[in-house]
Context: one part of a larger RNA
RNA sequence: UUGGGCGUAAAGGGUCGCGUAGGCGGCUUACAACAUCUCAUCUUAAAUAGCCUCGCUUAACGAGGUCUCGGGUGAGAGAUGGGUGAGCUAGAGAGAUGGUGGGGUUUCUGGAACUUUCGGUGUAGCAGUGAAAUGCGUUGAUAUCGAAAGGAACACCAAGAGCGAAGGCAGGAAACCAACCAUUUUCUGACGCUGAGGCACGACAGCUAGGGGAGCGAAGCAGAUUAGAGACCUGCGUAGUCCUAGCCGUAAACGCAUGAGUGCUAGUUACCCCGUCGUAAGACGAGGUGACGUAAGUUAACACGUUAAGCACUCCGCCUGGGGAGUACGGUCGCAAGGCUAAAACUC
Numbered sequence: 001u002u003g004g005g006c007g008u009a010a011a012g013g014g015u016c017g018c019g020u021a022g023g024c025g026g027c028u029u030a031c032a033a034c035a036u037c038u039c040a041u042c043u044u045a046a047a048u049a050g051c052c053u054c055g056c057u058u059a060a061c062g063a064g065g066u067c068u069c070g071g072g073u074g075a076g077a078g079a080u081g082g083g084u085g086a087g088c089u090a091g092a093g094a095g096a097u098g099g100u101g102g103g104g105u106u107u108c109u110g111g112a113a114c115u116u117u118c119g120g121u122g123u124a125g126c127a128g129u130g131a132a133a134u135g136c137g138u139u140g141a142u143a144u145c146g147a148a149a150g151g152a153a154c155a156c157c158a159a160g161a162g163c164g165a166a167g168g169c170a171g172g173a174a175a176c177c178a179a180c181c182a183u184u185u186u187c188u189g190a191c192g193c194u195g196a197g198g199c200a201c202g203a204c205a206g207c208u209a210g211g212g213g214a215g216c217g218a219a220g221c222a223g224a225u226u227a228g229a230g231a232c233c234u235g236c237g238u239a240g241u242c243c244u245a246g247c248c249g250u251a252a253a254c255g256c257a258u259g260a261g262u263g264c265u266a267g268u269u270a271c272c273c274c275g276u277c278g279u280a281a282g283a284c285g286a287g288g289u290g291a292c293g294u295a296a297g298u299u300a301a302c303a304c305g306u307u308a309a310g311c312a313c314u315c316c317g318c319c320u321g322g323g324g325a326g327u328a329c330g331g332u333c334g335c336a337a338g339g340c341u342a343a344a345a346c347u348c
Stems, first nucleotide, its partner, number of pairs: 004319003007302002012316001014201002017199002022194003026088006034081002036077008050066006091191001092188003095184006103177007110154001114150008125136002162169002206247006215241002220236004259315006267292006274285004297304002321348003330341004
C1' cells in the first nucleotide's frame, strides 16, 4: 500500500466558524462524442511465467498451441460520468409579515452585602479552631446607629429551562450588530455539500504598557499540627483577580471522551418557542431541549437507538504494540513562558 478502524481498547482536529484549491453533486431536453463500451486491424522481439496437449520409463528438461494488460489507427453505440446550449423548482439563497432568547459591543444606572474613614452610644473583650495560638482591642475594638468613599459581584426569579459555531453568556435601561423559528409562495434558478493549506474566534493561568485595587488570594511571613510539615487548619499578605490597548493559543477546550452534510428506518413521554383549528381543555404541524425503549437494527460487552453508536452515500481529520516521547534535533510562531510540527537509538 491493500485491508481494518476512531463513545469506553490506539484514533474526531478546541470551534471547522468563514472559506481557497481539490473531491463529490437535483430534474428535463438537444448537440458534439472527451471518458466509457463494441467491432476490425497494427503493435506488444524471442526465451521465461500462466493454461492445454505432446516427447524423452517419470520428473527436472524439451516441443507445439493458446492467453494477457497496455498503446496506435479506423468504424460504430449514446446508457452513465464529464462538456456546450436551452429550460424547471423539490436543494440552496433572497424578500415580506410575525415572533424568540443570560447571543455580542458600547454607554448610562440600581439595591443588598463588604471594607475603609468620620461622628454618636457603649465596655472588655473580639476573632479563630478539633483544641489552641499568632492576630485585633482601654491610643476604646467587637456590637449598634448615622454619614461618606471605594471596588467587585449581581440574592430571589432560576429550571432536566434559554441563547451562542465553540470558548462561553445572568441586576436594570437605551443604542447598535448578528442569529434562529414560524407563515407566505413574492423573487433568483443548482447559485449546493465537504474542505488540504489559509483566515478568524478561542476558558483559566501567564506576559507587555497604563489605570484600578473592596473582597479573595499563588509567592512570602507568622501561629498551630507533626517524628518532620517545604502541606492540609489559622492570622496577615504581594502578584493576580477588575478596566483599556496588545500578545499568548493551550484545557478532562468533555457533561455525547461521539467531525460535517443529505436521505431513509416502530413508538411512549416531559419541557421551550411558533403556527392552524378551538370559548377553553385540547388536537394537529414545524423547529429545539431531555427521558425511556430487546420496534427494527447495531455493538466484544457496556450500551446506542429519528438529537444513532442503525441503513447508505459524499468530503475532511486521525490511528497502526508498551516505554523512550508529545521528548531530542531541525523548522516555524512568540517579548517571554512556551506553542505547533515531530523522530531515532535502546528496551520489554

Small-subunit ribosomal RNA, central domain from a Candidatus Gottesmanbacteria bacterium, 348 nucleotides, folded computationally.
NCBI's taxonomy places the organism under Bacteria, Bacteria candidate phyla, Candidatus Gottesmaniibacteriota.
Rfam family: Bacterial small subunit ribosomal RNA.
Model confidence (mean pLDDT): 80 of 100.